[in-house]
Context: one part of a larger RNA
Molecule: large-subunit ribosomal RNA, domain V
Organism: Alphaproteobacteria bacterium
RNA sequence: CCCGCGGCUAGACGGAAAGACCCCGUGCACCUUUACUAUAACUUUGCAUUGGGCUUAGAGCUGUUAUGUGCAGCAUAGGUAGGAGGCUUUGAAGCAUUGGCGUUAGCUGGUGUGGAGCCAACAAGUGAGAUACUACCCUUGACAGCUUUGAGUUCUAACCGUGCCCAGUCAUCCUGGGCCGGGACAAUGCAUGGUGGGUAGUUUGACUGGGGCGGUCGCCUCCCAAAGAGUAACGGAGGCGCGCGAUGGUGGGCUCAGACCGGUCGGAAAUCGGUCGUUGAGUGUAAUGGCAAAAGCCCGCCUGACUGUGAGAGGGACACCUCGAGCAGGGACGAAAGUCGGUCAUAGUGAUCCGGUGGUUCCGCAUGGAAGGGCCAUCGCAAACGGAUAAAAGGUACGCCGGGGAUAACAGGCUGAUACUGCCCAAGCGUCCAUAGCGACGGCAGUGUUUGGCACCUCGAUGUCGGCUCAUCACAUCCCGGGGCUGGAGCAGGUCCCAAGGGUUCGGCUGUUCGCCGAUUAAAGUGGUACGCGAGCUGGGUUCAGAACGUCGUGAGACAGUUCGGUCUCUAUCUUCUGUGGU
Numbered sequence: 001c002c003c004g005c006g007g008c009u010a011g012a013c014g015g016a017a018a019g020a021c022c023c024c025g026u027g028c029a030c031c032u033u034u035a036c037u038a039u040a041a042c043u044u045u046g047c048a049u050u051g052g053g054c055u056u057a058g059a060g061c062u063g064u065u066a067u068g069u070g071c072a073g074c075a076u077a078g079g080u081a082g083g084a085g086g087c088u089u090u091g092a093a094g095c096a097u098u099g100g101c102g103u104u105a106g107c108u109g110g111u112g113u114g115g116a117g118c119c120a121a122c123a124a125g126u127g128a129g130a131u132a133c134u135a136c137c138c139u140u141g142a143c144a145g146c147u148u149u150g151a152g153u154u155c156u157a158a159c160c161g162u163g164c165c166c167a168g169u170c171a172u173c174c175u176g177g178g179c180c181g182g183g184a185c186a187a188u189g190c191a192u193g194g195u196g197g198g199u200a201g202u203u204u205g206a207c208u209g210g211g212g213c214g215g216u217c218g219c220c221u222c223c224c225a226a227a228g229a230g231u232a233a234c235g236g237a238g239g240c241g242c243g244c245g246a247u248g249g250u251g252g253g254c255u256c257a258g259a260c261c262g263g264u265c266g267g268a269a270a271u272c273g274g275u276c277g278u279u280g281a282g283u284g285u286a287a288u289g290g291c292a293a294a295a296g297c298c299c300g301c302c303u304g305a306c307u308g309u310g311a312g313a314g315g316g317a318c319a320c321c322u323c324g325a326g327c328a329g330g331g332a333c334g335a336a337a338g339u340c341g342g343u344c345a346u347a348g349u350g351a352u353c354c355g356g357u358g359g360u361u362c363c364g365c366a367u368g369g370a371a372g373g374g375c376c377a378u379c380g381c382a383a384a385c386g387g388a389u390a391a392a393a394g395g396u397a398c399g400c401c402g403g404g405g406a407u408a409a410c411a412g413g414c415u416g417a418u419a420c421u422g423c424c425c426a427a428g429c430g431u432c433c434a435u436a437g438c439g440a441c442g443g444c445a446g447u448g449u450u451u452g453g454c455a456c457c458u459c460g461a462u463g464u465c466g467g468c469u470c471a472u473c474a475c476a477u478c479c480c481g482g483g484g485c486u487g488g489a490g491c492a493g494g495u496c497c498c499a500a501g502g503g504u505u506c507g508g509c510u511g512u513u514c515g516c517c518g519a520u521u522a523a524a525g526u527g528g529u530a531c532g533c534g535a536g537c538u539g540g541g542u543u544c545a546g547a548a549c550g551u552c553g554u555g556a557g558a559c560a561g562u563u564c565g566g567u568c569u570c571u572a573u574c575u576u577c578u579g580u581g582g583u
């Protein structure tokens, strides 16, 4: 060197299980509720099965009968028409008594008495002239009849009886008969309003230096943006979801802010005068770009803040957005040329469907209409602002599936802000003296041990804190060794340099690492090794399912809050290591 055997498990990101954590899916399932929408069930009302009386309240029609007051006027004039007469011994006026209405003036009935008249037309006044008389009606009442609605009550014959008796019949069923009780109720059907996590189906957005929480989501302006256009970020700054019938059109005119000087009250700034004044003012509203032939300010007249169109351009993936001369109609202003299809420009917004309203010379189911539709105008939303629906919130640690190292938690990697270590400068402290020992304000490195950042291997799995066992390395050295300086007398120290050979304790509390405490020690070092080491052990902690407390939540449930409990698998093929053989 080769080949065995026995051991040990450090590695083969060892085996096992398409990670249970995390995220994603317009995935699933259960659970909750004041999510949405349904629905069982319960309930309301109507009609039907469902009938007879009586009472009562109302409605309609018919008949009879009453009722009616502005002022003026004999007087309480309902309207219209006809109308010159009407009523009366079948009892007029008047009187007495009694009822109704009432604006307290009277109107209108009944009974008695009475015994022959009473009312009107006419004149005046009134919009209208006689309830003198007739007819048709109106307002508000009364009575009667009919029809009808509701309510109450009663009846019995529908219907009900899981009351009793009898029979079928040897039968606690069922059916029939009888009695009794209830009774047009109950019950059922159809329709209908309500309640309705009892049940069901679903929804519960995206972006995101993981996700959640927070923030944001469309439009306008600037920077970033690299001198055409365009250009990202949870980059840096701000605005909008309108306003205005004048703040619009046109014709004419004007020039601002500010400074200085002068001037009663009057002051730094009020109004007045003069000079200078290219824009620093103003512009309805943010910013940018404009603007003095002003787009700024003032006045006159107006409504072009038009209708029908539109050559041709610009932007945009599309949808769509923007600019626009000219033509026709009928206008405004201007002497005219001309200008005017809103506003100095750029924000002030919403596709399609569905529905409403107005218009219309369109269509309109044999025809004429109508219903309905089209077209023109206009209104009603989606702000998660290219708008999934008419309509929608949560929990899951009981969870499941598909995926992801496209994306978090461990470890590694990169980085090194933070951390640790060292250095530079030296104001100052140190009695004096910057540097024995310290060292402000600042500066520069190193390490890769903290807290982080990033998200690069690993989610078809790289087991996570602490302890035990066993270690191994670095040196920025805790002890033992050597040395320099000292604010080193000695002893004991301080600080720095060299040095890794060896060593570096036992207990109490806590799951603890750490830490505090006790007792020692020469000393009780700092770190790396997947915060060394679970195919070596443990399993106290964290981090499944059970349960409880506090808190939060309506609830299901939740909590780097607490508490009790809680399955740790692997027979070693290779490498490494180790013991022992063979050739």
Base pairs, nucleotide, nucleotide: 002582003581004580005579006578007577010575011574012573014570015569022404023403024402025401027400028399029396030395031394032393035202036201037200038199039198041195042194043193045191046190047189048188049187051155052154053153054152055151056150057149058148059147060146061145062144063143064142065141066140068138069105078137079136080135081134082133085119086118087117094113095112096111097110098109099108100107101106159182160181161180163179164178165177166176167175168174205217206216207215214234218240219239220238221237222236223235241385242284243343244342248302249301250300251299252298253297254296256280258276259275260274261273262272282291283290285348287346288345289344306329307328308327309326312323313322314321315320318386331340332339333338354380355379356378357377358376359375360374362373363372411458412456413454414453415452417451419447420446421445422444423443424442428438429437465540466538467537468536470532471529472528473527474526475525478503479502480501481498482497483496484495485494486493505519506518507517508516509515546564547563548562549561550559551558552557